[in-house]
Context: one part of a larger RNA
RNA sequence: GGAUGAACGCUAGCGGCAGGCCUAACACAUGCAAGUCGAGGGGUAACAGAGUAGCUUGCUACUGCUGACGACCGGCGCACGGGUGCGUAACGCGUAUAGAAUCUACCUUUUGCUACGGAAUAGCCCAGAGAAAUUUGGAUUAAUGCCGUAUAGUAUCAUAUCACUGCAUGGUGUUUAUGAUUAAAGGUUACGGCAGAAGAUGACUAUGCGUCCUAUUAGCUAGUUGGUGUGGUAACGGCAUACCAAGGCAACGAUAGGUAGGGGCCCUGAGAGGGGGAUCCCCCACACUGGUACUGAGACACGGACCAGACUCCUACGGGAGGCAGCAGUGAGGAAUAUUGGACAAUGGAGGCAACUCUGAUCCAGCCAUGCCGCGUGCAGGAUGACUGCCCUAUGGGUUGUAAACUGCUUUUAUACAGGAAGAAACCGCGCUACGUGUAGCGCUCUGACGGUACUGUAAGAAUAAGGAUCGGCUAACUCCGUGCCAGCAGCCGCGGUAAUACGGAGGAUCCAAGCGUUAUCC
Numbered sequence: 001g002g003a004u005g006a007a008c009g010c011u012a013g014c015g016g017c018a019g020g021c022c023u024a025a026c027a028c029a030u031g032c033a034a035g036u037c038g039a040g041g042g043g044u045a046a047c048a049g050a051g052u053a054g055c056u057u058g059c060u061a062c063u064g065c066u067g068a069c070g071a072c073c074g075g076c077g078c079a080c081g082g083g084u085g086c087g088u089a090a091c092g093c094g095u096a097u098a099g100a101a102u103c104u105a106c107c108u109u110u111u112g113c114u115a116c117g118g119a120a121u122a123g124c125c126c127a128g129a130g131a132a133a134u135u136u137g138g139a140u141u142a143a144u145g146c147c148g149u150a151u152a153g154u155a156u157c158a159u160a161u162c163a164c165u166g167c168a169u170g171g172u173g174u175u176u177a178u179g180a181u182u183a184a185a186g187g188u189u190a191c192g193g194c195a196g197a198a199g200a201u202g203a204c205u206a207u208g209c210g211u212c213c214u215a216u217u218a219g220c221u222a223g224u225u226g227g228u229g230u231g232g233u234a235a236c237g238g239c240a241u242a243c244c245a246a247g248g249c250a251a252c253g254a255u256a257g258g259u260a261g262g263g264g265c266c267c268u269g270a271g272a273g274g275g276g277g278a279u280c281c282c283c284c285a286c287a288c289u290g291g292u293a294c295u296g297a298g299a300c301a302c303g304g305a306c307c308a309g310a311c312u313c314c315u316a317c318g319g320g321a322g323g324c325a326g327c328a329g330u331g332a333g334g335a336a337u338a339u340u341g342g343a344c345a346a347u348g349g350a351g352g353c354a355a356c357u358c359u360g361a362u363c364c365a366g367c368c369a370u371g372c373c374g375c376g377u378g379c380a381g382g383a384u385g386a387c388u389g390c391c392c393u394a395u396g397g398g399u400u401g402u403a404a405a406c407u408g409c410u411u412u413u414a415u416a417c418a419g420g421a422a423g424a425a426a427c428c429g430c431g432c433u434a435c436g437u438g439u440a441g442c443g444c445u446c447u448g449a450c451g452g453u454a455c456u457g458u459a460a461g462a463a464u465a466a467g468g469a470u471c472g473g474c475u476a477a478c479u480c481c482g483u484g485c486c487a488g489c490a491g492c493c494g495c496g497g498u499a500a501u502a503c504g505g506a507g508g509a510u511c512c513a514a515g516c517g518u519u520a521u522c523c
Stems, first nucleotide, its partner, number of pairs: 001523004006519005013375006019368002021333001026331003030328003035076003040073002043069002047067003050063006083286003092211008102203002107199008115149004125138005153181001160175001162173004212258003219249003224246008261283004265276004288309005311322004339365001341364003347361001348359004378409004389399003415459005423450001429444006467512005472493003478507005488495002
């Protein structure tokens, strides 16, 4: 000199953009953060409409009939999105490859099929238990839930044959025979379901290279290194297991200890380097602590389950409930870090034929000078160079100083009033065209949280708006008074002992400026 997720002091007008618990992965009150589908099903608790009956003539009862819809069964989602950086020195990350050793729901393309039956079960109802959480028993019932049979395939397994081919273990294709496995209905003509192939996407595994400090850590290893068989996995593999062999790693740093999420990037620097890993993007890991599996295409699952532990809460003392490192918010810690806000209008996601519902993702708004950028606090004239203050003094003068007053003018921002967006195009609905039987295109209509915001016009008036540090040298800027090695200053050198340009005050000046300084940290 540059920089920062900064903090502290003094000060503070506005706007835009960005950023905002770096510490206790400490503990959490309350609300919200993941649901959706009635075009899968039995249905009808509530709401609205309609209808029927009765008769108290405006009430009662009934009806799933319609719109809709709580709970229940079922499907899909809940493995995403969001948070944090504990752990991890590792194939964790980065980069380049390999899988002839793999899987992949939804999506796209394509080839076929979608037959016939059965048994239950929740809900509803009945009877209980319990303070509650919740739960037991009985009867009865449906489905795109469950089960069985049939059938199909270039699917899977086993055997045999032939051809082609690779990068070694091998692989691919074809022919024949055998065994096994799936299927769901219908509002209807489009949404599904099942089987196969390919694609895409995502995931998993392995390998080369790169990836901090300590040698005052020198030896480490027994499933350890390799082989065979078996088991297991989507898949290869000591992944596991039985047996056999005795290997494997290491001064080119094994092992051990410490520290740490990694990268893109960021800061600095001419570069080489050095330091860092906030915000944003990618990957990884974690979800009170430890462990475990279930379901599923995918989890060993943040707002799922089970077990144990610590902690908190309820209790009728028998027993239960819970997990903010989601968004806000609270306490604590700390030098220090914000609202218990709005909207699904846009983008994206889940479900759904769709309407739509959900979405603290997201988009917005609020607070904060935390940073960067931009603007303003007036402009021009104006000497009688006033008064005041300070300084000098030859008593003249200098400085503050065009500064002020005053004159003329302007009106950004602020204020008041009026107008007022873009972000929006769709979906849906209506109509038309092409095509040909459900798609595409076109036209019309509708849709805005922000927000009466941005922006525009008008009105009046300089009106509403400047501070901080420094002035011995480095280093831009000097005098007076006070003080007298005291009080104090100080980044370094150093200053202060009775004339201090260095302390404190004043006048003046200098540098920055809605900021200025100080501290901390990095180059």
Small-subunit ribosomal RNA, 5' domain, 523 nucleotides, folded computationally. The coordinates come from a structure-prediction model, not an experiment, and the mean pLDDT is 81.